Source information:
A computed fold for a 73-nucleotide RNA from a Planctomycetota bacterium, annotated as transfer RNA. The RNAcentral record of the sequence draws on ENA. Its Rfam family is "tRNA". It is annotated as a transfer RNA. Lineage of the source: Bacteria > Pseudomonadati > Planctomycetota.
[in-house]
RNA sequence: GGACAGGUAGCUCAGCUGGUAGAGCACUACACUGAAAAUGUAGGGGUCACCGGUUCAACUCCGGUCCUGUCCA
Numbered sequence: 001g002g003a004c005a006g007g008u009a010g011c012u013c014a015g016c017u018g019g020u021a022g023a024g025c026a027c028u029a030c031a032c033u034g035a036a037a038a039u040g041u042a043g044g045g046g047u048c049a050c051c052g053g054u055u056c057a058a059c060u061c062c063g064g065u066c067c068u069g070u071c072c073a
Stems, first nucleotide, its partner, number of pairs: 001072007010025004019056001027043005049065005
């Protein structure tokens, strides 16, 4: 330098046939307990890597940039 895969909640990842962003764990409160753990209920938390474009509408489609991994040179 080229090819491919990936970047979404604190962490691990879904969601890609465009139509309100989700799960598990973690965190907070409550219940339970002598107190914890476990369990149950409720809740908070996201500029969907960045910049443009298409569209009534973009995490999703198109172009460019950055970062990570694998392969080739």